[in-house]
Large-subunit ribosomal RNA, domain IV from a metagenome, 325 nucleotides, folded computationally. Its Rfam family is "Bacterial large subunit ribosomal RNA". Rfam links the family to the GO terms ribosome and structural constituent of ribosome. The coordinates come from a structure-prediction model, not an experiment, and the mean pLDDT is 87.

Context: one part of a larger RNA
RNA sequence: UCACGGUUAAGGAACUAGGCAAAUUAACCCCGUAACUUCGGGAAAAGGGGUCCCUAUGAAAGUAGGGCGCAGCGAAGAGGUCCAGGCGACUGUUUAUCAAAAACACAGGGCUCUGCAAAUUCGAAAGAAGACGUAUAGGGCCUGACACCUGCCCGGUGCUGGAAGGUUAAGGGGGGAUGUCAUCGCAAGAGAAGCAUUGAAUCGAAGCCCCAGUAAACGGCGGCCGUAACAAUAACGGUCCUAAGGUAGCGAAAUUCCUUGUCGGGUAAGUUCCGACCUGCACGAAUGGUGUAACGAUCUGGACACUGUCUCAACCGUGAGCUCG
Numbered sequence: 001u002c003a004c005g006g007u008u009a010a011g012g013a014a015c016u017a018g019g020c021a022a023a024u025u026a027a028c029c030c031c032g033u034a035a036c037u038u039c040g041g042g043a044a045a046a047g048g049g050g051u052c053c054c055u056a057u058g059a060a061a062g063u064a065g066g067g068c069g070c071a072g073c074g075a076a077g078a079g080g081u082c083c084a085g086g087c088g089a090c091u092g093u094u095u096a097u098c099a100a101a102a103a104c105a106c107a108g109g110g111c112u113c114u115g116c117a118a119a120u121u122c123g124a125a126a127g128a129a130g131a132c133g134u135a136u137a138g139g140g141c142c143u144g145a146c147a148c149c150u151g152c153c154c155g156g157u158g159c160u161g162g163a164a165g166g167u168u169a170a171g172g173g174g175g176g177a178u179g180u181c182a183u184c185g186c187a188a189g190a191g192a193a194g195c196a197u198u199g200a201a202u203c204g205a206a207g208c209c210c211c212a213g214u215a216a217a218c219g220g221c222g223g224c225c226g227u228a229a230c231a232a233u234a235a236c237g238g239u240c241c242u243a244a245g246g247u248a249g250c251g252a253a254a255u256u257c258c259u260u261g262u263c264g265g266g267u268a269a270g271u272u273c274c275g276a277c278c279u280g281c282a283c284g285a286a287u288g289g290u291g292u293a294a295c296g297a298u299c300u301g302g303a304c305a306c307u308g309u310c311u312c313a314a315c316c317g318u319g320a321g322c323u324c325g
Stems, first nucleotide, its partner, number of pairs: 001320008010311002014309001019306001027051005036041001038145001052067006068072001080304007087296002092104002108143007120129003146291004151221003156218002158214005165209003171203002176198005183190002222240005249283001250280001261277005
């Protein structure tokens, strides 16, 4: 000097990114126990008191009297508590070996496919799973208890349905053209049939174009100008564009750039926190919206208790380090 363990005057978070670490609390009995609440909880809430031995009595619980110690759950072991907020309802699951969470799952909700030789999946097939199941079943996708709700847009993309017209493959079809050649012709050339090459019109399915439906399908949900008897603001009006122009609710938010927004609270002092405001750079309704008791080795802010975290360091024990062998 380091590691581990222990003690500490006065103060008590002044430490620090942050009470990290440590300390406090702790058993049993009695009293007592708030907001809120899904009436179950919250709750061991919080906060108080008691606990040993002897004698008498009693079935015992206990009651009465007495006694000792600093200390009676006499050692050890054994919740710190409260307030407010975010997120996720909850118990659970996860990155074996840096992440346990707000991520995953979940009960509940919805959409969709599937009539059984089911859909779907594996396989080249046979075959198998689904299932020795049968729509109160099975598969896929999304959301995620509960309460109150879930607005508008089908123009684009997707899906479903439609079949009149357009387009259209292989294939059918074969007008015509070319090569060769009998033959004709003085020659130039023409050129039947056959064989070969090429191939126009035309017929021709699904799909696509087209016509509808569908958003708890993928997704989307405007701009400018004017206007009220101070000023400001604009219930109101005009105009352009759109498939439709963001409804309820929430809002400087796990979302707010400007921003430490402004006001209020808490502090002596608060870029964090809580309550409001709304000017939402760039919230918003199952990519769910807003609340919410209970729950959480979750995250954020505050308070009490407590402490060597600190002011500011000191001492003790054990082991290592160091020297010699």